Bacterial RNase P class A from Firmicutes bacterium UBA3570, 337 nucleotides, folded computationally.
Lineage of the source: Bacteria > Bacillati > Bacillota.
The sequence was found by an Rfam model in a public genome assembly.
[in-house]
RNA sequence: CGAGCAGGUCGGGCGGUCGCGGGCGCAGGAGCGUCCGAGGAAAGUCCGGGCUCCACAGGGCGGGAUGCUGGGUAACGCCCAGUGGGGGCGACCCCAAGGACAGUGCCACAGAAAACCACCGCCCCUUCGGGGGUAAGGGUGAAAAGGUGCGGUAAGAGCGCACCAGCGGUCGGGCGACCGGCCGGCUGGGUAAACCCCAUCCGGAGCAAGACCGAAUAGGAGGGAGAUGAGGUGGCCCGCCGAUCCCUCGGGUUAGGUCGCUAGAAGCGCCAGGCAACUGGAGCUCCAGAUAGAUGACCGCCCACGACAGGACCCGGCUUACAGACCUGGUCGGUCU
Numbered sequence: 001c002g003a004g005c006a007g008g009u010c011g012g013g014c015g016g017u018c019g020c021g022g023g024c025g026c027a028g029g030a031g032c033g034u035c036c037g038a039g040g041a042a043a044g045u046c047c048g049g050g051c052u053c054c055a056c057a058g059g060g061c062g063g064g065a066u067g068c069u070g071g072g073u074a075a076c077g078c079c080c081a082g083u084g085g086g087g088g089c090g091a092c093c094c095c096a097a098g099g100a101c102a103g104u105g106c107c108a109c110a111g112a113a114a115a116c117c118a119c120c121g122c123c124c125c126u127u128c129g130g131g132g133g134u135a136a137g138g139g140u141g142a143a144a145a146g147g148u149g150c151g152g153u154a155a156g157a158g159c160g161c162a163c164c165a166g167c168g169g170u171c172g173g174g175c176g177a178c179c180g181g182c183c184g185g186c187u188g189g190g191u192a193a194a195c196c197c198c199a200u201c202c203g204g205a206g207c208a209a210g211a212c213c214g215a216a217u218a219g220g221a222g223g224g225a226g227a228u229g230a231g232g233u234g235g236c237c238c239g240c241c242g243a244u245c246c247c248u249c250g251g252g253u254u255a256g257g258u259c260g261c262u263a264g265a266a267g268c269g270c271c272a273g274g275c276a277a278c279u280g281g282a283g284c285u286c287c288a289g290a291u292a293g294a295u296g297a298c299c300g301c302c303c304a305c306g307a308c309a310g311g312a313c314c315c316g317g318c319u320u321a322c323a324g325a326c327c328u329g330g331u332c333g334g335u336c337u
Stems, first nucleotide, its partner, number of pairs: 001333003005329006012302007020037007039308001043319002046317005051206004058238004063202005068082005083097001084095004098197002103195002105191003119138002121134005146164006165187001167184007210259004220249006231241002266285003270281004
C1' cells in the first nucleotide's frame, strides 16, 4: 500500500420566524410563558413475555414447538462459551447437530444383484456337454460384503500383517457434549427438513384486550332446547361450576366521553465479579402518547447528509431493506528499512 474478516458508532446538528401535538404554570379573555416531540430498523407480524378478559380453572388424549453440551435471561426457536462435522491459505464462517439394535416405509433408472443375491472376468478338473472355487480386477450406479499397501494362495478373500475408519472392552482427562491411551473378533447400507420413538416445553383470545360514565329504546313478538343438565374463549373425554341458551321477525344506540396510554424486566456512564453473554452496587436522567390520527414551510451557518424509511399498549429477540461517513482489533499478499 492492497485484498479480505470480525465488532462498534453516526445516519444529521446549531440559531431565528411562522405553523402543529403533549406536559406544566398563569389566565378564564381560548390567550401567554416554558419544557419535550419518531427508527436502527419504527418494517415483517416470525418467536418470547408483561398486561387484560374468559375464570374459581384440575387431569388426560389429540395437536404443536424445540433437539450436541454447559451457561445467560422474565422467557424464547434468542444470546454467550465450548464439542463434533463442513468450507476457507488465513483472520473467520456455516450446520433442521437426539435415535436406523422399538417398529413401518422409501432407495427411480441403470445394473447380475439395492440386501438369501455373481454378468464379464480369474483359477482347478473335464467324457468338452459341463462341474467346482472366487468376490481381489472390470462394468452399472448417489450408494455394491470397510479403505490403502504388503504377504500369502490353484486363483482369491482380514486369510495374515502395518496404518486408518467403525464397533466392543478397559484405563485416564473433563460438570458435560466429547477427547486420549491400550487391547480385540475383523466389520453387509443409506434415508427420520419420511411416518415414528425419546427428552424438554406449551390453556385460549387479544388494546378493535378490557374498565367506567353518558345517551337512547319495545323489561317487544313467535318458535326450539333445558336439573334425564342449558351454558362455561380452538378440538374430544373425565372432573368441577351451574340456569339459561339458540333461531326468525321487529325496535333503539352505533363519528359519544374518560381511563387503559407510557416511570419501564427503562436509559446513561462509573466500580466490582465473570473468557463471555450477563449479574450486583452506588449515582444521574425522565426521552412522543396521536385517535378526522401531530414534526411542515422559510432563512443563515456547519456538514459525508443523498439511502432504507414515520410510533398507535409496552418490552426482549430474530429476519429483511439501507446511499454515505468514521473507529477498533486481527488475517493474507506486496514493497521498504